About this RNA:
The prediction has a mean pLDDT of 87. Small-subunit ribosomal RNA, central domain from an uncultured Saprospiraceae bacterium, 346 nucleotides, folded computationally. The RNAcentral record of the full RNA draws on ENA and SILVA.
Context: one part of a larger RNA
């Protein structure tokens, strides 16, 4: 370089915006740079190829001839790209009316429960297990019952739901805001899709700073179990878990499945909406689901939310171990994280 591929065999980047590049709709006018015809010019000899000739013959030489895909100019073609003018609506957009939701940020406000605290009734046991023991308790516990108080989550609705680019998001209600649909119209006039680098957001755990701490609860301690138990089970319990503000940037960050278009039988459920209607139901936009047909597929399977047909762009793969190591670099307070080999070895 051609060429295979990436749902599970290596192999989709965690997500999204948008840079530069690649790529881009329908009809006309120009241009002629790409392209494409023909014509000249170089394209050095030697060589490689053909042909004939000389050396007895071949190497080898001589003649002569094709070739030299390349590059310059000349003229000319205009169908495709490119450039430039005009123009149009399908493909983006934006207006109007509606309509959805656990989308998000922030304050207010609630009851269940738990766990403390105070008072009461009240008396021997409560708690836990496979059994047990640690532990609590006659200083009155457990267990009621009334007040208080703290602090996190938010039963039932609830769903095969819904939303959000992922990650995620759930008691009620302001207020702020961000997106998605759905109507028939109008407007703009290809403004387009992707997207190295870049910026940003990214669950848990983590780490800074001040806060807060009910319940759980890495460490840790003590009772169990056991040959042994640095575990599983108990009683207990500190960092955490929660807020604010910084930081950290990873995950089976999974649909193990990039992102847009298009195109290709049925069947059935369910979310949001239009439209008709005999009020049974019918059409029909989006979005969420299950069964299939072709087609795909080693197969499991996937099938209009493709893993079918096909076009654009990115990312990524090229046995296994060694290794996501070293080493350098960049980031980080640090943990630690991007980038990432090699010798060896099977």
């Nucleotide at each position: 370089c051609u060429g295979g591929g990436u749902u599970u065999a290596a192999a989709g980047g965690g997500u999204g915006c948008g840079u530069a590049g690649g790529c881009g709709g329908c009809c006309u006018g120009g241009u002629a740079a790409g392209u494409c015809a023909g014509a000249g010019g170089u394209g050095a000899a030697a060589g490689c190829c053909c042909a004939c000739c000389g050396c007895u013959u071949a190497a080898c030489g001589g003649u002569g001839g094709a070739g030299g895909u390349g590059c310059c100019c000349c003229u000319g073609a205009u169908a495709c790209u490119g450039c430039u003018g005009g123009g149009c609506u399908u493909g983006a957009g934006u207006u109007a009316g509606g309509u959805u939701g656990a989308g998000g940020u922030u304050g207010g406000c609630g009851g269940a429960a738990u766990g403390u605290g105070a008072c009461a009734u009240g008396u021997a046991g409560c708690g836990g297990u496979g059994a047990a023991a640690u532990g609590c308790a006659u200083a009155g516990a457990u267990a009621u019952g009334u007040c208080a108080u703290a602090g996190a989550a938010c039963a039932c609705c609830a769903a095969u739901u819904g939303c959000g680019a992922a990650g995620g998001c759930a008691g009620c209600u302001g207020a702020c805001u961000g997106g998605a649909c759905c109507u028939a119209a109008a407007c703009u006039g290809a403004c387009g899709c992707u997207g190295a680098g870049g910026c940003a957001c990214g669950a848990a755990a983590g780490c800074g700073u001040g806060g807060g701490g009910a319940g759980c609860g890495a460490a840790c301690a003590g009772g169990a179990u056991u040959a042994g138990a640095u575990a599983c089970c108990c009683u207990g319990g500190u960092a955490g878990u929660c807020c604010a503000c910084g930081c950290c940037c990873u995950a089976a960050a999974c649909g193990a499945u990039g992102c847009u278009c298009a195109c290709u039988c049925g069947a059935u459920a369910u979310g949001c909406g239009g439209c008709c209607u005999u009020u049974g139901g019918g059409c029909u936009g989006c979005g969420u689901g299950u069964c299939c047909a072709a087609g795909c597929g080693a197969a499991a399977g996937c099938g209009a939310u493709a893993a079918g047909u096909g076009a654009g762009c990115c990312a990524c793969c090229u046995g296994g171990g060694g290794a996501g190591u070293a080493c350098g670099u960049c980031g980080g307070c640090a943990a630690c994280g991007a980038u990432g080999a090699a010798a060896c070895u099977c």